[in-house]
RNA sequence: AGAGUCGCCUGGAUCACCGCGUUACGAAAGUACCGAGGAAAGUCCGGACUCCGCAGAGCAAGGUGGUGGGUAACGCCCACCCGGGGCAACCCGCGGGAUUAGUGCCACAGAAAAUAAACCGCCGAGAAAUCGGUAAGGGUGAAACGGUGGUGUAAGAGACCACCAGUGCGCGAAGCAAUUUGCGUAGCUAGGUAAACCCCACCUGGAGCAAGAUCAAACAGAUAACGUUCGAGAGCUGCUCGCUCAAGUUAUCGGGUAGGUUGCUUGAUUCUGUAAGUGAUUACAGAACUAGAUGGAUGGUGAUUCUCGACAGAAUCCGGCUUACAGGGCGACUCUUCUU
Numbered sequence: 001a002g003a004g005u006c007g008c009c010u011g012g013a014u015c016a017c018c019g020c021g022u023u024a025c026g027a028a029a030g031u032a033c034c035g036a037g038g039a040a041a042g043u044c045c046g047g048a049c050u051c052c053g054c055a056g057a058g059c060a061a062g063g064u065g066g067u068g069g070g071u072a073a074c075g076c077c078c079a080c081c082c083g084g085g086g087c088a089a090c091c092c093g094c095g096g097g098a099u100u101a102g103u104g105c106c107a108c109a110g111a112a113a114a115u116a117a118a119c120c121g122c123c124g125a126g127a128a129a130u131c132g133g134u135a136a137g138g139g140u141g142a143a144a145c146g147g148u149g150g151u152g153u154a155a156g157a158g159a160c161c162a163c164c165a166g167u168g169c170g171c172g173a174a175g176c177a178a179u180u181u182g183c184g185u186a187g188c189u190a191g192g193u194a195a196a197c198c199c200c201a202c203c204u205g206g207a208g209c210a211a212g213a214u215c216a217a218a219c220a221g222a223u224a225a226c227g228u229u230c231g232a233g234a235g236c237u238g239c240u241c242g243c244u245c246a247a248g249u250u251a252u253c254g255g256g257u258a259g260g261u262u263g264c265u266u267g268a269u270u271c272u273g274u275a276a277g278u279g280a281u282u283a284c285a286g287a288a289c290u291a292g293a294u295g296g297a298u299g300g301u302g303a304u305u306c307u308c309g310a311c312a313g314a315a316u317c318c319g320g321c322u323u324a325c326a327g328g329g330c331g332a333c334u335c336u337u338c339u340u
Stems, first nucleotide, its partner, number of pairs: 001336010012305007020035002023032003037311001041322002044320005049208004056241004061204005066080005081095001082093004096199002102197002104193003119138002121134005146164006165189002167186008212262004221253006233245003269288008
């Protein structure tokens, strides 16, 4: 200097005038403080909180899936292991189990894809047709019964041998563990697929701030069915059993009222410092109060400046994940080249 990988910050600013919303003060006029995000989006996960009266048990259903940690919890985060990609920094993973629980699937091509098999080829017999042996060579395919070299054979073949790979068994070493690795032994040597059904391990009540609490207002019935201890109906994912409450319940037609307060923002909160830890994070100390609307709040004008402005607006709250994002800035690391 170039190419790349990972992470973080910002995302218009200043001044003046008028305007909007909460809160506080004030009799009022008014004054003061504060007032949308890094994703507020998606509604994909996890919770806090509220309600379902007292009671459950079993099945179903759903979710997660290497090991060890973090967290209120998680399908999230951190570290490591294994596999794959990349020269590397780094990135990716629906990461337990393949019949030894079982059932499936592997199209086409090919002789043959689990009851393996013989198309070409090689060897032997025969005049020939043909018969027998073979799976080392060739072909097909994503994948074809371990690989290389030899012995041996009619020709071959783990048939046998040496070395290597994998697998089983045995004995160690390191590590909390996943796992890594050493030695010995056995010729034991078709697989893939569970992001197919399934098996195994662990986890899971439901509904949701339009939850819920409270004040106010209004209230008109009629018909039918079932039921009143031989129990209709109810007990909030579904089914079964059990238990409890219970005199009314359900369906159709029709009438009346529906306004406020609260929940509502002090939080698993934010910032700074110290300590521990590889890290996620934890502990301690100090400081701060930063939207609470509900016909739903932040806009307009002028001047200056500038990197000339992207994605985009809270509605109970919080922790994550995913998606969108013009421009600008910062840091660390990897590789290549050159100079000192």
The prediction has a mean pLDDT of 80. This is a predicted structure of a 340-nucleotide RNA (Bacterial RNase P class A) from an uncultured Actinomycetes bacterium.